[in-house]
Molecule: small-subunit ribosomal RNA
Organism: Desulfitobacterium dichloroeliminans LMG P-21439
RNA sequence: GAGCUCCACGCAUUAAAUAAGUACCAACACAACUCCCUCGAAUGCUGGGUGUUAGAUUACUGGAUAGUGGCGGACGGGUGAGUAACGCGUGGAUAACCUACCCAUUAGACCGGGACAACCCUUGGAAACGAGGGCUAAUACCGGAUAAGAAUAUUUCGCGGCAUCGCGAGAUAAGGAAAGAUGGCCUCUGAGUAUGCUAUCGUUAAUGGAUGGAUCCGCGUCUGAUUAGCUAGUUGGUGGGGUAAAGGCCUACCAAGGCGACGAUCAGUAGCCGGCCUGAGAGGGUGAACGGCCACACUGGGACUGAGACACGGCCCAGACUCCUACGGGAGGCAGCAGUGGGGAAUCUUCCGCAAUGGACGAAAGUCUGACGGAGCAACGCCGCGUGUACGACGAAGGCCUUCGGGUUGUAAAGUACUGUCUUCAGGGACGAACGGUAUUUAUGUAAAUAAUGUAGAUACAUGACGGUACCUGAGGAGGAAGCCCCGGCUAACUACGUGCCAGCAGCCGCGGUAAUACGUAGGGGGCAAGCGUUGUCCGGAAUCAUUGGGCGUAAAGGGCGCGUAGGCGGAUAAUUAAGUCUGGUGUGAAAACCUAGGGCUCAACCCUGGGACUGCAUCGGAAACUGGUUAUCUUGAGGACAGGAGAGGAAAGUGGAAUUCCACGUGUAGCGGUGAAAUGCGUAGAUAUGUGGAGGAACACCAGUGGCGAAGGCGACUUUCUGGACUGUAACUGACGCUGAGGCGCGAAAGCGUGGGGAGCAAACAGGAUUAGAUACCCUGGUAGUCCACGCCGUAAACGAUGAGUGCUAGGUGUAGAGGGUAUCGACCCCUUCUGUGCCGCAGUUAACACAAUAAGCACUCCGCCUGGGGAGUACGGCCGCAAGGUUGAAACUCAAAGGAAUUGACGGGGGCCCGCACAAGCGGUGGAUUAUGUGGUUUAAUUCGACGCAACGCGAAGAACCUUACCAAGGCUUGACAUCCUACGAAUCCUGAGGAAACUUAGGAGUGCCCUUCGGGGAGCGUAGAGACAGGUGGUGCAUGGUUGUCGUCAGCUCGUGUCGUGAGAUGUUGGGUUAAGUCCCGCAACGAGCGCAACCCCUAUGUUUAGUUGCUAACGAGUAAGGUCGAGCACUCUAGACAGACUGCCGGUGACAAACCGGAGGAAGGUGGGGAUGACGUCAAAUCAUCAUGCCCCUUAUGUCUUGGGCUACACACGUAAUACAAUGGCCGGUACAGACGGAAGCGAAGCCGUGAGGUGAAGCGAAUCCGAGAAAGCCGGUCUCAGUUCGGAUUGUUCUCUGCAACUCGAGAACAUGAAGUCGGAAUCGCUAGUAAUCGCAGGUCAGCAUACUGCGGUGAAUACGUUCCCGGGCCUUGUACACACCGCCCGUCACACCACGAAAGUCUGCAACACCCGAAGCCGGUGA
Repeated sequence: GAGCUCCACGCAUUAAAUAAGUACCAACACAACUCCCUCGAAUGCUGGGUGUUAGAUUACUGGAUAGUGGCGGACGGGUGAGUAACGCGUGGAUAACCUACCCAUUAGACCGGGACAACCCUUGGAAACGAGGGCUAAUACCGGAUAAGAAUAUUUCGCGGCAUCGCGAGAUAAGGAAAGAUGGCCUCUGAGUAUGCUAUCGUUAAUGGAUGGAUCCGCGUCUGAUUAGCUAGUUGGUGGGGUAAAGGCCUACCAAGGCGACGAUCAGUAGCCGGCCUGAGAGGGUGAACGGCCACACUGGGACUGAGACACGGCCCAGACUCCUACGGGAGGCAGCAGUGGGGAAUCUUCCGCAAUGGACGAAAGUCUGACGGAGCAACGCCGCGUGUACGACGAAGGCCUUCGGGUUGUAAAGUACUGUCUUCAGGGACGAACGGUAUUUAUGUAAAUAAUGUAGAUACAUGACGGUACCUGAGGAGGAAGCCCCGGCUAACUACGUGCCAGCAGCCGCGGUAAUACGUAGGGGGCAAGCGUUGUCCGGAAUCAUUGGGCGUAAAGGGCGCGUAGGCGGAUAAUUAAGUCUGGUGUGAAAACCUAGGGCUCAACCCUGGGACUGCAUCGGAAACUGGUUAUCUUGAGGACAGGAGAGGAAAGUGGAAUUCCACGUGUAGCGGUGAAAUGCGUAGAUAUGUGGAGGAACACCAGUGGCGAAGGCGACUUUCUGGACUGUAACUGACGCUGAGGCGCGAAAGCGUGGGGAGCAAACAGGAUUAGAUACCCUGGUAGUCCACGCCGUAAACGAUGAGUGCUAGGUGUAGAGGGUAUCGACCCCUUCUGUGCCGCAGUUAACACAAUAAGCACUCCGCCUGGGGAGUACGGCCGCAAGGUUGAAACUCAAAGGAAUUGACGGGGGCCCGCACAAGCGGUGGAUUAUGUGGUUUAAUUCGACGCAACGCGAAGAACCUUACCAAGGCUUGACAUCCUACGAAUCCUGAGGAAACUUAGGAGUGCCCUUCGGGGAGCGUAGAGACAGGUGGUGCAUGGUUGUCGUCAGCUCGUGUCGUGAGAUGUUGGGUUAAGUCCCGCAACGAGCGCAACCCCUAUGUUUAGUUGCUAACGAGUAAGGUCGAGCACUCUAGACAGACUGCCGGUGACAAACCGGAGGAAGGUGGGGAUGACGUCAAAUCAUCAUGCCCCUUAUGUCUUGGGCUACACACGUAAUACAAUGGCCGGUACAGACGGAAGCGAAGCCGUGAGGUGAAGCGAAUCCGAGAAAGCCGGUCUCAGUUCGGAUUGUUCUCUGCAACUCGAGAACAUGAAGUCGGAAUCGCUAGUAAUCGCAGGUCAGCAUACUGCGGUGAAUACGUUCCCGGGCCUUGUACACACCGCCCGUCACACCACGAAAGUCUGCAACACCCGAAGCCGGUGA
């Protein structure tokens, strides 16, 4: 020292009984009681001491200071430069170590010696600092003795262990230690030291402890592989040296090792940890303060001293810097506390004290301590408190808003009644203080002792920086005390004004271009509050690196494919082991922090105590299911054997026919070839075509198939040889031999490269011809590499199933290829079934959706590869590979707010299908050419007012500009106004006459006195004039602020909703489909069922009939009359008029169709399938048009942008365009004769007859408010005549003269008439318009506007065609479907170059510099060794 056992005690666990919330109790607080101490009068007694003055000497003592000596300056305090390391963290080891002071124990301390400082003298130097001579002490230094023990060497025995070894007990040998000091006592000596004794302290040696350190080891500890190889003292051994100690730590020799893909080496960055921030956690970030460790101390190196240092306030050297200097030489190191300068966005007082805590020294008092305790500064953080409380409506004033009523600020203020925290003043006033010391005293140890002293107590005394601070009391008075941010959404909180894509805001989205809740200000509101907001950093949200907890068909992402190494993972049974795993104990996981239960500051922050936690590591036991290891066994995984059949699997050799081309010969003649059309090209030197024969190369028709084989790339005539794999069957063999696979190795289409062959066809490049704006293309004619073969490289593809390999499981149905089984049969089919491969459909499930679905993209496991926003970029640099081309690995700066997937709705397509429309086609007639009219652009002008601009502006607003209109221009006037309302005064209104003037207007004079009521004063209505201000006025702006109205797609057939269903959703369905229609019209079907706005119908006109009515209409019959005429009587039959009805509905028949809807044909009918025409215009689109019809927000003008007047202009005229009129003629012009409409208008009107005029017209006045009268003669047509193809007898422009009409006025600027004049034009380039039947074409008539003015517009009737095969094409539209990178929707989107400017990055001849590596040279201090003194 260990094991086992026993006893005592303790602890843990546990049973029963009893029991009060009982018992115990830390920090901290403390009642009552008790005890001790303390305080304590007078009288008296006893002892001692203190004081004052003046000097001297000695001794002692105290203080300051130099020196010798000892101890300490290695602690404490600061900082984080270095360090990627045993530096740190954690756990071990030292049988490989040291440790002053401290504690315990043991043994000592004997005898001697010589110096050196200080000091004195001399002396050098500017100084720092020295030099020489002389004196002296010690616990300073040295010699000798002693040696229990220790240590070294040799050696004996025992025990133990973990390899070297360790421990214990001996023997022998040599060597090595020391110092006294202080107090007390005394028998000796003595004046005193000394000596002796004694106590304490110090000292020497040794053992042990404690403390502190040293070394070694396991594990953990950032990024980069575009750092893959590193290493010569390197790795190990032996001998030696060195250290407190193991060790290449050092050295000599020997060996050739050592480290590394589990990341060496190199590079970059970094003090590490307890902790702190964040997070649900796992994690991520971080390492301020506090605590532990390390490193550093101006930079680098070095040692000395010492127990301990290679030493922050020590030494030496080198360097940089600063300072002093007599120029010779010296001094210094704030990353200590304050403080200064600099830098910076930014970080404090040159304070108080050792009273407390701690440290060094000392016996102690004590001294030192910028450690520390405190105070100061800074809202820097955390916590607490205040800036008042209650009542108070007339809801004051002011502010802001307003719909002008009011609302809001707001009980807020004022006012009334209170309170007294904080601030202020005054008074009181702490805790933190107890060690220790001294004195007295108690117990006890040493001692001869009552000296002395140690130990453990007791009492007394003194000690506070903070600080007159905390705290307490009193007084007074609401007095002294509120800011910051925000108000578009996220996100709580809204209005006004200003501004006008400006100024500005902005975290993201975004706001601002004249009505900004988004800018600025104000009012109001919201949030937080002595703070508030911004900025920066980190975490979170982010499952956005995903262990917890992601993915890879199409969003980023499966390696091109295989073989296989390391690695990872691995079938069944049994045994064993105990590494993983689970469990119990022990040690550790420092304290602080965190959590929790409590306690103390009035609360809290803060502090204190107990408990928990510290998820970890180490170690000792236990369990053995699972994983791992070992052993044994098994057969189902895997493999092998045997028997079969299938196959474009691979390699080599040989063979074959068809076709192309070429060659030879024959036949044969003018073309061939080629294209959208052509040309180049070939051919009379005979092509193409055709026949025969031959040469050569390449590829293998049919079979042929979402058929077969192969790992992929890929493989297709036939035969032979060699050869790989898969499948089926059998179940005798092996016995987990398996799966995956980083690196590695091999294969790997096409193109390309090298060497040598070969070369028919095809064919990059190239040439020519076409096409085209061009055409370095598509097309054509040629044509070289190449394509083919052999050998070698390359190593990539949309190398795709855009889907890695393996294993197992999870509904079915139906093809196909190979093999097998069953049933049946004579046999083959058929049928049922198994395995393997290859397709389709489909359930569950999955998926963002699309889709996948036993061949998974489902459910699971194993392994590999890969991804992490777009661009930059698969680029640059570097490495590796390659002959090259290039491949592989593979960034960053910078830049953007997206890029992307799938699906949806639209729109679009020189996509598809179906259908429609005067859309094309078929026709007829035009426009574009001429002249004129008219509108527009442009130009011009004082003005040529404004608007409208593809269709859908342009004979449009304008259904009519000489003045007016009129908005424009010039000139002249007016300013409450030309117009409206209100007030005051005067005057009736009104009319007439002068003057100036272009007029408006200015000005002078005269006449005139009305209506209603009346109290007779006057009042009222209306009108006029003057005045004052509110206001009028604006065709000024904005149609992109608006209402209303309108155009257009388009009279196209569409556009939607409710409920239900489907989809994660946007959305879909309905509304699609099969038919049909003019139609989303109708029928059928259908996860839809219904409904609405549109369609249709209802309305008007027209076409037929009936009936009623019969004047102004009509006239058949009768009568009368006329030259004639419904002119008259008469009549209402007819026509007509205009009311009411009827009629047409696919109702009837036949056929087709699906028995439907419907379509086709027919009958009847005036009319037939909507009979013809009109009105009627869905949801919406175009920021379409209009502020100049009107209305209107906002802005603008106010002696003018208003208003009045005259004149001018809108009518201009090198030109361009649109729309019309008239023509170019004979289907015509002209002349003469002659016939037939409809609709409309008429009183400031239409205006007849008659007469005049060539005519426009004049005159005239009848009739008519119109089925009565008038406009009013219709024209083309028909009959006859003439002209005869010409710039005409066509055409009528232009111009002249003379007239007419309207009007205040026809000059600018009207219309018309007559006569004269007689232009262009002979049917119109490219291009383009209208029309499908009473339509086009053609002919005239009427109306509105209007004083006058119509080629325009709106209507009316007359005559009256042609053509439609059809849907290919052009245009527009509808439905379905498809693609889309478009959504402002193809007038979309979008790519690249170039030009200019700027930014970033790269390269660049060079130049300068930092770092690193290697080799060499010089070399300080220092240490080690040698030698000498």